This is a predicted structure of an 84-nucleotide RNA (c-di-GMP-I riboswitch aptamer) from Methylobacter sp. KS41.
RNA sequence: AUGUGUAAAAGCUAAACUCGUCGUGAGGCGGGGUCGGAAAGCCACGGGUCUUGAGGAAAUUUACAAGAUAGCCGGGUUGUCACC
Repeated sequence: AUGUGUAAAAGCUAAACUCGUCGUGAGGCGGGGUCGGAAAGCCACGGGUCUUGAGGAAAUUUACAAGAUAGCCGGGUUGUCACC
């Protein structure tokens, strides 16, 4: 440096639920919690899903707009431990 993740260890992270708070909302942040995770670190670049607005009688539309999700998948980038 590349590959692998059976076991152990160190540290990291923290779903559901809940309390507070911000947001029209998806959801974010903080406390509790601990289902899980080798990238569940970071980046909305591609796809998906979701929200709000707009169009439409409706189904719904992205050839309209603004967002959310990195713990949906892919991609980019950095990276712990052990083994080979």

Its mean pLDDT, the model's own confidence on a scale to 100, is 79. Lineage of the source: Bacteria > Pseudomonadati > Pseudomonadota > Methylococcaceae > Methylobacter.